The RNA shown here (small-subunit ribosomal RNA) has 1460 nucleotides and comes from an uncultured prokaryote. It matches the Rfam family "Bacterial small subunit ribosomal RNA". Rfam links the family to the GO terms ribosome and structural constituent of ribosome. The RNAcentral record of the sequence draws on ENA. Model confidence (mean pLDDT): 84 of 100.

[in-house]
RNA sequence: AGAGUUUGAUCCUGGCUCAGGACGAACGCUGGCGGCGUGCUUAACACAUGCAAGUCGAACGAGAAAGUUUCUUCGGAAACGAGUAAAGUGGCGCACGGGUGAGUAACGCGUAGGAAUUUGCCCAGUAGUGGGGGACAACUUAGGGAAACUUAAGCUAAUACCGCAUACGCCCUAAGGGGGAAAGCAGGGGAUCUUCGGACCUUGCGCUAUUGGAUGAGCCUGCGUCGGAUUAGCUAGUUGGUGAGGUAAUGGCUCACCAAGGCGACGAUCCGUAGCUGGUCUGAGAGGAUGAUCAGCCACACUGGGACUGAGACACGGCCCAGACUCCUACGGGAGGCAGCAGUGGGGAAUAUUGGACAAUGGGGGCAACCCUGAUCCAGCCAUGCCGCGUGUGUGAAGAAGGCCUUAGGGUUGUAAAGCACUUUCAGUAGGGAGGAAAAGUUAGUCGUUAAUAACGGCUAACCCUGACGUUACCUACAGAAGAAGCACCGGCAAACUCCGUGCCAGCAGCCGCGGUAAUACGGAGGGUGCGAGCGUUAAUCGGAAUUACUGGGCGUAAAGCGCGCGUAGGCGGCCUGAUAAGUUGGAUGUGAAAGCCCUGGGCUCAACCUAGGAACUGCAUUCAAAACUGUCAGGCUAGAGUAUGGUAGAGGAUAGUGGAAUUUCCGAUCUCUACGCAUUUCACCGCUACACCGGAAAUAACAUCAGUGGCGAAGGCGGCUAUCUGGACCAAUACUGACGCUGAGGUGCGAAAGCGUGGGGAGCAAACAGGAUUAGAUACCCUGGUAGUCCACGCCGUAAACGAUGUCAACUAGCCGUUGGAGGGCUUGUUGCUCUUAGUGACGCAGCUAACGUAUUAAGUUGACCGCCUGGGGAGUACGGUCGCAAGACUAAAACUCAAAGGAAUUGACGGGGGCCCGCACAAGCGGUGGAGCAUGUGGUUUAAUUCGAUGCAACGCGAAGAACCUUACCUACCCUUGACAUCCUCAGAACUUGUUAGAGAUAACUUGGUGGCCUCGGGAACUGAGUGACAGGUGCUGCAUGGCUGUCGUCAGCUCGUGUCGUGAGAUGUUGGGUUAAGUCCCGUAACGAGCGCAACCCUUAUCCCUAGUUGCCAGCACAUAAUGGUGGGAACUCUAGGGAGACUGCCGGUGACAAACCGGAGGAAGAUGGGGACGACGUCAAGUCAUCCUGGCCCUUAGGGGUAGGGCUACACACGUGCUGCAAUGGCCAGUACAGAGGGCUGCAAACUCGCGAGGGGGAGCCAAUCUCACAAAACUGGUCGUAGUCCGGAUUGGAGUCUGCAACUCGACUCCAUGAAGUCGGAAUCGCUAGUAAUCGCAGAUCAGAAUGCUGCGGUGAAUACGUUCCCGGGCCUUGUACACACCGCCCGUCACACCAUGGGAGUUGGUUGUACCAGAAGUCGCUAGUCUAACCUUCGGGAGGACCGUACCAACGGU
Repeated sequence: AGAGUUUGAUCCUGGCUCAGGACGAACGCUGGCGGCGUGCUUAACACAUGCAAGUCGAACGAGAAAGUUUCUUCGGAAACGAGUAAAGUGGCGCACGGGUGAGUAACGCGUAGGAAUUUGCCCAGUAGUGGGGGACAACUUAGGGAAACUUAAGCUAAUACCGCAUACGCCCUAAGGGGGAAAGCAGGGGAUCUUCGGACCUUGCGCUAUUGGAUGAGCCUGCGUCGGAUUAGCUAGUUGGUGAGGUAAUGGCUCACCAAGGCGACGAUCCGUAGCUGGUCUGAGAGGAUGAUCAGCCACACUGGGACUGAGACACGGCCCAGACUCCUACGGGAGGCAGCAGUGGGGAAUAUUGGACAAUGGGGGCAACCCUGAUCCAGCCAUGCCGCGUGUGUGAAGAAGGCCUUAGGGUUGUAAAGCACUUUCAGUAGGGAGGAAAAGUUAGUCGUUAAUAACGGCUAACCCUGACGUUACCUACAGAAGAAGCACCGGCAAACUCCGUGCCAGCAGCCGCGGUAAUACGGAGGGUGCGAGCGUUAAUCGGAAUUACUGGGCGUAAAGCGCGCGUAGGCGGCCUGAUAAGUUGGAUGUGAAAGCCCUGGGCUCAACCUAGGAACUGCAUUCAAAACUGUCAGGCUAGAGUAUGGUAGAGGAUAGUGGAAUUUCCGAUCUCUACGCAUUUCACCGCUACACCGGAAAUAACAUCAGUGGCGAAGGCGGCUAUCUGGACCAAUACUGACGCUGAGGUGCGAAAGCGUGGGGAGCAAACAGGAUUAGAUACCCUGGUAGUCCACGCCGUAAACGAUGUCAACUAGCCGUUGGAGGGCUUGUUGCUCUUAGUGACGCAGCUAACGUAUUAAGUUGACCGCCUGGGGAGUACGGUCGCAAGACUAAAACUCAAAGGAAUUGACGGGGGCCCGCACAAGCGGUGGAGCAUGUGGUUUAAUUCGAUGCAACGCGAAGAACCUUACCUACCCUUGACAUCCUCAGAACUUGUUAGAGAUAACUUGGUGGCCUCGGGAACUGAGUGACAGGUGCUGCAUGGCUGUCGUCAGCUCGUGUCGUGAGAUGUUGGGUUAAGUCCCGUAACGAGCGCAACCCUUAUCCCUAGUUGCCAGCACAUAAUGGUGGGAACUCUAGGGAGACUGCCGGUGACAAACCGGAGGAAGAUGGGGACGACGUCAAGUCAUCCUGGCCCUUAGGGGUAGGGCUACACACGUGCUGCAAUGGCCAGUACAGAGGGCUGCAAACUCGCGAGGGGGAGCCAAUCUCACAAAACUGGUCGUAGUCCGGAUUGGAGUCUGCAACUCGACUCCAUGAAGUCGGAAUCGCUAGUAAUCGCAGAUCAGAAUGCUGCGGUGAAUACGUUCCCGGGCCUUGUACACACCGCCCGUCACACCAUGGGAGUUGGUUGUACCAGAAGUCGCUAGUCUAACCUUCGGGAGGACCGUACCAACGGU
C1' cells in the first nucleotide's frame, strides 16, 4: 500500500467480497511445562445448606452449669471452675467494605465555577465537668399461645432518662431583654480527713458548650452528553411576585393571594434505546465502535409505597403496609428475601471450589491483650488471553527400504531415517533452602508529665514470639534421547501440484465460481505452503471504505437542481477614519484524581508483569497584554443597489368593441342522374330533387400571407384590428440617496394539458360508444357517424421529458461570423456602406475542464456567497400514518425480502420488414426439365435372426461404394481355436514341402506316400514348419466434443493483416476512409500517414494463328510403279498431322469522353481485342461442419472373447414417403432400306482381325499387336427413298411365360445378355421447384476407370447446334460506406405480461390477546405533619383544684395496590 467481481474488449460510476488488527468469546480437531492476568455478556429468574457485623466487664445490674477438691447429720454444704458462659440495660459500629446495572436522556455523569448549609469519630484553641430526682429491662411470680411471641403485678443499677445551678463565647430579639449543658470510669499516690467503702491530688480515657481546621455530605449554575418530525406544539403549581410554613440549607419545596406568564424549529412535548466517565479496540490522523476486569460518580437490593432511629439512611444481610411467590402450622396464626462468598435448579453456544488463613494490607469495637472481617491475601478448575521454555544437538549417501509419480531412463520424500558421537533445559526422584515479619509483649536505660522514683507516653538496647500460601521461589545431585506436535490450506485474490476415485451425482464455496469421463476447485493419497501448544471456523467490531467526504465526494447524459417567482428567520456582505476588545493571537496562574498510553531508569535469569520519575492529558476557568482581520459603536465616501429627466422596441398582461376568409345549418332560385355522389376498396347511409352552382340569413371557434435558430415574459406561456388601464426591459447624459445589497429553511403567489363543481355556449374537431373494413383474431392502425370535452364566467386541482434533463447572484479568462433593439464617430453620400460601443439572441472555435460525449464570456473554465438534492439494483415513489383535495389524486415517505450486479460514455463486430453504392443465371427475358407414369438407384420408415456401419438444410440421399452371387463383409445363425490368422524374444524337435484314403457343411481331425536340401571353422547358424512357457498379439469395440492428417462450405467472394509513425486515458482508430475507375483493396488522384505481407492479376497446362527444327508407325502436292480398289510401293518433306522451340495481344495505334490522371467508348490492323475460351490454383477465418470404418493417435474398454477360423444366410426384405436418374407419352416422330463424317481412349490374367457356324447373344478360329503400325471399332443423330396418318396406335415398352448364350467352384435366394411370345401405366403432368448467357442450353452417339461377370451411375470425348437479357423495383446470396441497437451463444439474439401449482416475505382482514401510557371517576393500607371530643399518665410547675408535657384512640389532606 491494495486486490477480485458488471463487458467480446475499454474507460468511468457504483455496490458486493477479500487480505490487517482486536475479543470477558463459543464450536471442531489436537494438547508438554511455567509465569502473569481473566472467567454468567443470557433469567434484576427462583433459591436448599454453610458462612459474609460485630464489639466493649476500663458504662451498668444480675449471673449459671459440667467437672475437680474438701466437709457431711448422706438431705446436702463450701471452695475452685468464675465474676467465666449465655442473656439483658447502655455506648460505638451496622449509612463503610462487598454485589449488580433493572431503572434513569436527568444537573444522572464529565468539566469549570458558586453560596444559603451541615459534618459522628480526627486535629488545634477556649471554658467547664456542681448539685439532685424519678423510672424501665434483666430477674421473680402469675397467666395466654402449636409456634412466633406476648400480657399483668412486683424488685433494681448505670456513661440510660429528667429537672435545678452556672454559662466568656453560643442561640433568639422589638436591642430593653430572654434561652440553653454536662457523666463518669480506670491507674497511681506523699501530706490531710475518713463511716476504712473512700474523700482528696494527679495521670489517662470520657462528657458538655463553643470557635477554627480537616474530611465527608447536601444544594445551585455555564458548557458538553444517542436515535426518531411518519412526535409540532407543550405547560395550571404551570412562570413570576408578596407573605407564611417547612428544611441542615436556597428554592413553588408546600400553602394563601395577585399577575399571565414559562418552554419550543439553536427541536419543546412525546416515543424508542441506554447507567455516565477515566479509559479500551481500531485508525496516518480526524474520526468510528465500545464502557468486562482496575479506578471515580450514580442508581438499585423480591415488586410498589412509607416513615423511624441516627452525625449520616428513607437503610442489601433494620422496621411498617400492600402484592406475587415459597415454607411451617394444632388452620387460630406465623416465617422468608444470595444483584455478599461458595453452591443448586433453570435459561443458554457459553463462564470455576459448598477450599485455606486472618501471616500480610485495610476496616469495626476495645486503654489494651484481643475478638470479628467470603474485604483481602492465597490455593483449586479452564490453552480463555498475553509472555517465556521445551519436544533434542552434531555427523551421517549405499542418496537404504517403504510410499508416491514417471516420458520406465529416472525423480521425490531426503541428511530425513537407520548408524556413530554428544548434551540434559523442562517434567521425574532425592536433599538443601531465602524473602514476604514490621510491630505488639517482657526486662533494662533515658527523656516528657507529675508533688512523685508510681502510672502513662516517646526513644535506645537485649530477650521472646507471630507464615495461610508451602513438599514456596531458588540451588545441588541422580538416570536416560529418554516422557512431550498438531492444525489449516495448496483454481485466482493468496505462499503452496501431482496421481487415483467420482461423473451437474456425491459434494465444495468468503467473492468470482468448480463438478455433465482425462477436475491442480469434490473425496482419498503422495508432495508442498503457513502458523505452531496451538490451529481453524463462527458471531460481533474498527480498518481498507475518499461507499456520508471537517480533514476528504458529488448533482448536463451514471443516483442527484425544487416547475417558476416574491419574501420571513438565518447565513454572507463595498471603500476610509476613530473607539472598543466579543471572536482571534500570545504570556502567566489554577485545575485537568490515580491507574492506563508514551519516554527514561529499576526489580523478577529474559519477557509478559511489577515499580519510580518525567512527559502528555490537544480541555475549562481566571488574569495580563496585542489590535492586523471579523464583530460592535461613532463619523465620512461613491465604484454595488436605487431614484429623477429624455427617448426606444416588443404576439408582456387585463377589459371592452370590431373585421374578413373558411366551415356547418337554414331559406329561396336554376339544372341534372338512377346508379350517381362521399370513400383507395366494401358495407351502410343521404336524397328524389340530393350533389353542384347562385343569392340571402344565423351561429360558433380560430386568426392564412407578414413569419424570421425574429420579439416579449420569472416560468407556464403569448400572434387579426382598435381603444382604455397596466407590469417589466433597454439606451444616452447629468443630478440625487448613500450599502439601502445577495441568497433564502418554513411561508406565500403564479403555474400547460387533462380532470372536477355550478351556470351558459356548442360551428368544426373529437376520448368513450356504435357501425363497416383489415386480420388467424383486431376490444387497434383505415373509413362513416358520434357524446363528454375543447369555448365563456366563477371556483377547485397543482401535476408534465414543467428540459438547456444545466438553481440564483457577482467577478475574471483568446478570437471570428450572423441577427434583434438603442447610442456615438469620421470618411462621406453608398441610400443605408464602414467603424466603435451597449443590451439580448444564435453558429463555430483556443486555453481550461470532462469518464467520454461534449462544453467553451449565454461555461459544464477559475473563484466567492447562499439554497435545494444524491449515496448499489429491485421491492417503490409503493405500504402504513399524517396534511391537502368534492373526487380523481397530490405532498411527505419506509421496511421485510431478494440479486451481484444495475448503470453512463465510447469501441469492434453482428443484426435491421434503416439508408446509399455495387455484383452474381439472383430476379426479369428465354430454352429445356423435375413434381404425374413405368423402371433403375440412394435414403427414411417398417420388417427381420441379421437386414453391418457412417453421411442428415443449403454443404446427407446414382454419397463413402471406380461396381455385395462366394470372397468383399465389418452383420446374423451354427460349428470350431485360445501365445492365437499376423510381429519380436526364449526352449525343444523337424529341412521346407508333398501324395493318397476316411469322417465332416467346411474349418478340421485321423491315418498314409514321397522328400532329407543350401552355408559351415563341423561346435553350429539362416529361412521355414510343429510343440511349449510367458512377456505380448489382436479389436471395422467407444469417444471426430481429447487429437493429427485430409475434406466440405461461405467463395475464386475481394477481402484479411502487419511494422514504424501519428491520434486517443483506453478498448481502438488511421493506413484499408474520400473523388473517379475496375472482374478485382485493379489502377489513378487526394490524404498523418509511409511502407510491407497473405489474397487479386500474372508466371503453369490446354485450346485458337503463324514460323523454325524433326519426319515414323503419321502425310502424299509434284514424279514414278503396282492394283478391281486402297500411301500399297519407290520416293518426297511441300500440306495435314505429330512434338520440341519460338513469334503473337500490350489498351500498343487513331478519334472522343474524362481532371493534362487512371480509365471508358468507338475504330483500324489482326487468326485472336480488351483477364481471347477453358483448367489447375481457394487469403485471415467460420460452422466443437465431416471422417477414430482409408491412415496415425491420447484415454477408456474386451482378452477360452467384443480376438481368430469355417459353412450357410443377410446387406438385394416391402403397406408406404422422399431425392437423383433412365425410358416415354410420339409425325421436328416410329419402322424399313441405302449413303456420309469424329474425337479421345483401352489392350499380355489382354485386345483380337480375316474366315466360318448360329435369327441372335455368342461359338470355333487364331493372323497381327507390349501398339500414330495390330485391335476394340460398324460412330449416332444427319442425308436419300419408302411406309405409318393421330389411334393407347407400326407410339410406349413394363410385366410375365418359354428357349438360350456368356462369365464364374457356384447365377435358387441374387448376374448380364439374346431369341420367340406377352404388351401394363402413360395422350406432356397440381401446389411447388431445378439447370443454362455460346460452340453454351438442347440433342446424338463413342470411350475409359472399377471389373471373372454385372451401369440408366461416374469420368472423359467429339457430332449437330439455338433462343433471350428492357433492366436492377422485387426474391436469394455477397461486397463497401453510413446509421440505430437494451444483441456479443451475436435476430434461430434479447425479452414482456397473463395463467396453473407449491412455497417465502410483506400489506389489508371479521376479530382476538399481551405490554405501556393519557384523561375522568371510585376506593383508600401503612405512614408523617396538622387538628382533636374522649381515655390514661413517674420526674417539672402548682394557689394542690390542677396545669405543662406525653401516650392511646379518632379524624381532614396526601397517597401505593386495586377497580370502572